A computed fold for a 1395-nucleotide RNA from an uncultured delta proteobacterium, annotated as small-subunit ribosomal RNA.
RNAcentral holds the sequence, with entries from ENA.
[in-house]
């Protein structure tokens, strides 16, 4: 694209077509095959009419219907597609082997006679269908007999053809065998003689032959589905000879001979199927398919047989069987819709119990006509095709209203309303056909016949009649825009996009795939693209599919070379000649219906469809010609192949036979306590004497080194040495043969190990097995032992990663380097050199490949042959055959399922790969944590609430720099609703406020009463600000929900060294390359090199700090050097010094030595305060973790709105059986305590810090000077040194708990922190684990801060004391950079088996 289709939403009109695809299931009811009285005998009845004696009877109906006989038809038309794989079809032939009713042509004829029968009458049976018996009758029914041109039969002769078997044909004589007659007219003959009649003329029909024509029978050649998991089959079977049978050939049939015929070019068998012309798909070439229409062929309820016939083994005949349905008096009978309509039933499905014979066609008849469900119409169905309408045109307030929206708008949309028009198709009304004249009937004109003007036949003009469709096409008038549009799509393939609603539900989906809360994917809606009286969906087919490749594919790895080989059929086949004509090419003839399809014309308004003509019809027959190829014959040739001569290497194959080295066991000797085995044991052997070692002996297997991408076989394979026999290759020679090649379906043979049978051997190894380990188990891996087998003979098996995953065989097509075997020249000859033919490797050009890669040993370019592929699973499985003793081999499906399976390559990531190298990563040290008690944070439980958040590293002393109220967000109870807060409108009143005292009430709130105060501009007007109060609506307000919707910001890989571009340039790509490599560094940091060459982010510097110096300034700081002094930098002085904070200098592998590649840089040295990044901070590439945070902030959707919002007063966030994680104090003597007049730094400080004095044991308390601070105050620094105390639950330790007090605070009950005083719990260095930290570092010591009324074992800073190891880089953890594999890609926490 299509379609006999169906559903499914819709649905104005016409035209042509199309309509059981399923149950060849079953069938009511009506119809579909009958006509002829001009062949025949017979012959009603109803009506109507008369007459009647009422009982009839008479004419008409009517020589009508019905029936019989008889003739022709009934073998066509019409339906169906079961069954056929077959001369059924299709084509192209033959029939010398055949028939043909009607119909044409021709010849001849048609004589003369007979007996019956049906009807019809009567009888009898029977329920009925129906049957029989008598008895009458005719006929174109039947029979005899004549005649025989001719036909058939034998017989015998000529000719002529032929396929050599016969046909043909013309002539002799013998035998056999024909007929009917109707009808109409006529009177020339003949007879009666009116007019019929025998006769005669036409017609028609009859009989014999011949011929045609037509229609058919059989025969033959190619063609014709699918399975070899059907390989054999066949006794009338194959052929003959004799008969039978038929229109006819023929085993069609019989009988007797001979054993033949068919089959791998598929016999038999089995499914399954009507063929065809054609449809339908495609460029084609195929493929698919065989409705309508047409030819053929088969059926006709099922199976089966015949009869008549010209034709039949007969859809609407007959018999017999069966099955089923109906009748029945049970005894019997009667039926066939796959004819038209209809019934039921199957089915997703498939029409009216129409009208007509007017046309076309057929039966019958002389006709008139009769019949016709063929066949014309009409009816139902959008079933399909084709036509055509549902309006045109103008209209911008761009209406209204839907939707959208960024609220400005946009869009439906000139769409629509309005205004102007037109009439298809619908509706009324009224005209109106073509089909229809070759028949008939008549009237006429002409010609035959014939005796003839008559009939009767043939040509012809004219009249008159005949239409189911149907008052239909078609025309014309009227009115009216009035009655007529829907369906599916809108994620990509594909032409079309937004709301909304739903929230992995519901749901969609051809294929990928949509949906788990911001769906262009579901549902809806607006909108839009697309088709349109339709429009989707399903199904089937074709084509895209080079996806069975003939055209026009592949087989190292993607699905594919046969494990090798000899070798049959077959395919293919060297060179030159010659003949032949089967292939082949060209010409002609036949044929290949018709419809259709194509051109071109005409018809219906167009079309669709009807229809004239022409081309095609690919193919087959058939003549002729041609002679190149290729085929057949004939006779050459050597270049292919072989064979001979002469060499030549080999684990090539089989037999015998010898040899040492080892192992084991045997016997002896020496000799002692083990030995053997492993990661590491054990099991085992061993004092009955072993491992070890010496000597002897024995048996089987295997053949070290030589040994090598050496060598040899077809493969499989072959390795000690000798010997027999045997295969095959190679080199040189060029004697013979002469194409004798190559390939090979089936078949032959040979085929590693393992296994099997018999029989033999058995050392040592060794499935099974036992035992000891290991392990969660360990029917494994290790080990001790240990039988099959492994070895020999002989037969079987017959398969492997039988691999070069790569068939055989020939040709051609660059070279280079090894390495076997062999020959030839050259030379400076134990060799070199070089050219050459076999083999066998390693690179490699062109060419090839998807890429890997192969590349003269091709996977390159060609020939021949073979042999296999055709998603993945199921399955190399089953079930059949076949082979095996078996094991199993071989040959080989389908159901089912899956959206992939798979092959090269690429980039990551990951490997209990591999190389380099790094980091407190490990080692090495130190000090810790896990044990205790407490503190604090979680988890978990509790609770009305124990608000939330963070979850490995990177959550858990975290948000939180400090929960009694508050904070708070929780729960409880009480309250408020334009609200605690913002911005708008109206009204009202007026400073706003602040203080005081009182009531109520827990308080939020509510009422009362007095004191202060009396805004600002101003046009002087409650006008304009501003404030309160009241109303009402817009609104606020949410620490409600989504960190998976997100902005910011932050964590962590990780201060790791990476992360990419832009031009180039290789690959079909993805990508590489740069960025890899050779040094080196903390660095992708530098240097060299290189199809790269540059460049950005990142690394390092810039930047703050501290370490040394110089300078500037000297006040609150300093004091060296002067004076004064209360001895206190306390004054005066002075800035030199320390300090302080400004600015500058200094280090840069700069010098030297050494190493490196002369580079980069390394090492080591000097100087120097400081050396190779000088410490220390800040600074975080590309990116990962949907990492954290919607409770900082902001901010999409969503949710709440008298409450999810807002106030308040009490509770909780502080619960407590447990369990982690961080931390303090600790267990003590390096230590408690008591004593002391050593020594710092950061720092804060007016609601503050507080010197100092007094009080109180103390926390504290009154007074209170100084200082808004380099000046005055927190402040005392501990650790340090002295003494003491001596190992002990203590003079360690301080939990706990009682009581007494302090601070702060509105307020310490739940729940603050601190003090006295009593109490003195657990703990004696901590299992398994684990953390930290490389130097002014760890340890350890004590100080400030900041939150904050108070509350610090936390957290930020600050300084004093101040160590110990690092050999190293195996390990264990992260983490670079090259490399390997890889079935991972959410990437190893991954895939992914098994029960």
């Nucleotide at each position: 694209a299509a379609c006999g289709a169906a559903c499914g939403c819709u649905g104005g009109c016409g035209g042509c077509g199309u309509g059981c695809c399923u149950a060849a299931c079953a069938c009511a009811u009506g119809c579909a095959a009958g006509u002829c009285g001009a062949a025949c005998g017979a012959g009603a009845a109803a009506g109507g009419g008369g007459c009647u004696u009422c009982g009839g009877c008479c004419c008409u109906g009517a020589g009508u219907a019905a029936a019989g006989c008889g003739g022709c038809g009934c073998a066509c038309g019409g339906g169906u597609g079961a069954g056929u794989a077959a001369c059924a079809c299709g084509u192209a032939g033959g029939u010398a082997a055949c028939c043909u009713g009607c119909c044409u042509c021709c010849a001849a004829g048609a004589u003369u006679g007979g007996g019956a029968u049906a009807a019809c009458a009567u009888g009898u049976c029977g329920a009925a269908a129906g049957a029989c018996g008598u008895g009458c009758u005719a006929a174109u029914a039947c029979c005899g007999a004549a005649u025989a041109a001719g036909a058939c039969c034998a017989c015998a002769g000529c000719u002529u053809c032929c396929u050599c078997g016969g046909a043909a044909g013309c002539a002799g004589g013998g035998g056999u065998c024909a007929a009917a007659g109707a009808u109409a007219g006529c009177c020339u003959c003949u007879a009666c003689u009116u007019g019929u009649a025998a006769g005669c003329u036409a017609u028609c029909a009859c009989u014999u032959a011949g011929a045609g024509a037509u229609g058919g029978g059989c025969c033959u050649g190619c063609g014709u589905a699918c399975c070899a998991u059907u390989a054999g089959c066949u006794a009338g079977u194959u052929g003959g000879u004799a008969g039978g049978g038929u229109a006819a050939c023929g085993g069609c049939c019989u009988a007797c001979c001979a054993a033949g015929g068919c089959g791998a070019a598929g016999a038999u068998g089995g499914u399954u199927a009507g063929c065809u012309g054609g449809u339908c798909u495609g460029a084609g070439a195929g493929g698919a398919u065989g409705a309508u229409c047409a030819g053929c062929c088969a059926c006709a309820c099922u199976g089966g047989a015949a009869c008549u016939g010209a034709g039949a083994c007969a859809c609407g005949g007959u018999c017999c069987a069966g099955a089923c349905u109906c009748c029945u008096a049970c005894g019997g009978g009667a039926g066939g819709c796959a004819g038209c309509a209809g019934u039921g039933g199957g089915g997703a499905a498939u029409a009216u119990u129409g009208c007509g014979c007017a046309a076309u066609g057929g039966g019958c008849g002389a006709a008139a006509g009769c019949c016709u469900g063929a066949c014309g119409c009409a009816g139902c169905a959008a079933c399909g095709c084709c036509g055509c309408g549902u309006g045109a045109g103008u209209g911008a307030u761009g209406a209204a209203g839907g939707c959208c929206u960024u609220c400005g708008g946009g869009u439906c949309g000139u769409a629509a309303a309005g205004c102007u028009c037109u009439g298809u198709c619908g509706g009324a009304g009224g005209g109106a056909a073509c089909g229809a004249a070759u028949g008939u009937u008549u009237c006429u004109g002409g010609g035959g016949u014939u005796a003839a003007c008559a009939g009767c036949c043939c040509c012809g003009g004219g009249a008159a009649g005949u239409g189911a469709c149907g008052g239909u096409a078609c025309c014309c008038u009227c009115a009216a825009a009035g009655g007529a549009a829907g369906c599916a799509c809108c994620g990509g393939c594909u032409a079309a996009c937004u709301c909304u609603g739903u929230g992995c539900c519901a749901g969609c989906a051809g294929c990928c795939g949509c949906g788990g809360u911001a769906a262009u994917a579901c549902g809806g809606a607006g909108g839009g693209g697309g088709c349109a009286a339709g429009c989707g969906u399903u199904g089937u087919u074709c084509g895209g599919a080079a996806u069975u490749a003939c055209u026009g594919g592949g087989c190292g790895u993607a699905a594919a070379g046969g494990g090798c080989g000899c070798g049959u059929a077959g395919g293919c086949g060297g060179a030159a000649c010659a003949u032949u004509a089967a292939g082949u090419u060209a010409g002609g003839g036949g044929u290949g219906a018709a419809a259709g399809g194509c051109c071109u014309g005409g018809g219906c308004u167009c079309g669709a469809c009807c229809u004239g003509g022409g081309a095609a019809c690919g193919g087959c027959c058939u003549c002729u010609a041609a002679g190149a190829c290729u085929g057949a014959u004939g006779a050459u040739c050597u270049u292919g192949a072989g064979u001979c001569c002469g060499g030549a290497a080999g684990a090539g194959g089989a037999u015998g036979g010898c040899g040492g080295a080892a192992u084991u066991c045997c016997c002896a000797g020496u000799g002692u306590a083990g030995a053997g085995g492993u990661g590491a044991a054990a099991u085992u052997c061993g004092u009955a004497g072993a491992u070890a070692u010496u000597g002897g002996g024995a048996a089987g297997a295997a053949c070290a080194c030589c040994g090598g991408u050496g060598g040899c076989g077809a493969a499989g394979g072959c390795g000690g040495c000798c010997a027999u026999c045997u295969g095959g290759u190679c080199c040189g020679g060029a004697a013979c043969u002469g194409a004798c090649g190559c390939u090979g379906a089936g078949g032959c043979g040979c085929g590693a190990a393992a296994g099997c049978g018999u029989g033999g051997g058995g050392a040592g190894c060794a499935a099974a097995c036992a035992g000891g380990a290991u392990u969660a188990g360990a029917u494994a891996c290790c080990c001790u032992g240990g039988u099959a087998g492994u070895c020999c003979a002989c037969g079987c098996c017959g398969u492997a990663a039988a691999c070069g995953a790569u068939g055989u065989g020939u040709g051609c097509u660059a070279g280079c380097c090894g390495u076997u075997g062999g020959g030839g020249c050259a030379c400076u000859u134990a060799g070199u050199g070089u050219c050459u033919c076999g083999g066998u490797g390693g690179c490699g050009c062109a060419g090839c490949u998807a890429a890997c890669g192969c590349g003269u040993u091709a996977a390159g370019c060609a020939c021949a042959c073979c042999g296999c592929c055709u998603g993945g699973g199921g399955a190399g499985u089953a079930c059949g055959g076949u082979c095996g003793c078996a094991a199993g081999a071989u040959u080989a499906a389908a159901a089912c399922u899956c959206a992939a399976a798979g092959g090269a390559a690429u980039u990551g990531a990951c490997g209990g790969g591999g190389g380099c190298c790094c980091g407190c990563a490990c080692a090495a040290g130190c000090g810790g944590u896990g044990g205790a008690g407490c503190a604090u944070g979680u988890g978990g439980u509790u609770u009305a609430a124990u608000u939330c958040g963070a979850a490995g590293c990177a959550a858990c002393g975290c948000g939180c720099a400090g929960a009694a109220c508050c904070u708070u967000a929780c729960c409880a109870g009480c309250c408020c609703u334009u609200g605690a807060c913002a911005u708008g409108g109206g009204c009202g009143u007026c400073g706003c406020g602040g203080c005081u005292u009182u009531c109520g009430g827990a308080g939020a709130c509510g009422g009362a009463a007095g004191c202060c105060u009396u805004c600002a501009g101003u046009u002087c007007g409650g006008c304009u600000g501003g404030a309160c109060g009241c109303c009402a609506c817009a609104c606020a307000g949410g620490u409600g929900c989504u960190g998976c919707a997100u902005g910011g910001c932050u964590g962590u890989c990780g201060u790791c060294a990476g992360c990419u571009c832009g031009u180039g340039u290789c690959g079909u790509g993805a990508g590489a390359u740069g960025u890899u490599g050779g040094g080196u560094u903390a660095a992708g940091u530098c240097c060299c090199g290189c199809a790269a060459c540059g460049a950005g982010c990142g690394c390092a510097a810039c930047c703050c700090u501290c370490g040394c110096c110089c300078u500037u300034a000297g006040u609150u700081g300093c004091c060296a050097u002067c004076g004064g002094u209360u001895c206190g930098g306390c004054c005066g002085g002075g800035c030199a010094c320390u300090c302080u904070a400004g600015g500058g200098g200094a280090a840069c592998u700069g010098c030297c030595g050494g190493u490196g590649a002369u580079a980069a840089g390394c090492c080591g040295g000097a100087g120097g305060a400081a050396g190779g990044c000088g410490g220390g901070g800040a600074u975080g590439a590309c990116g990962u973790c949907a990492a954290g945070u919607c409770c900082u902030c902001a901010u999409g959707g969503c949710c709440c709105u008298u409450a999810u919002g807002g106030g308040c007063u009490g509770g909780g966030c502080u619960a407590c059986a447990c369990a982690c994680g961080u931390g303090c104090u600790a267990c003590a003597a390096u230590g408690g305590c008591g004593g002391u007049g050593a020594c710092a730094a950061u720092g804060g400080g007016c609601a503050g810090c507080a010197a100092g004095g007094c009080c109180g044991c103390g926390a504290g308390g009154c007074c209170g000077a100084g200082c808004c601070a380099a000046u005055c105050c927190c402040a005392a620094a501990a650790a340090g040194c002295c003494g003491u105390c001596u190992c002990a639950g203590u003079u360690c330790g301080g939990a706990u708990u009682g009581u007494u007090c302090u601070c702060u605070g509105c307020a310490a009950c739940u729940c603050g922190a601190g003090a006295g005083c009593a109490u003195g719990a657990a703990g004696g260095u901590g299992g398994a684990a684990u953390c930290g930290c490389u130097a002014g570092u760890a340890a350890u010591c004590g100080u400030g801060g900041a939150u904050c009324a108070g509350c610090a074992c936390g957290c930020c800073a600050c300084g004093g004391u101040g160590a110990a190891u690092a050999c190293g880089u195996u390990c264990c953890c992260g983490g670079g950079c090259c490399u390997u594999g890889u079935a991972c890609a959410c990437a190893c926490c991954g895939c992914c088996c098994g029960u």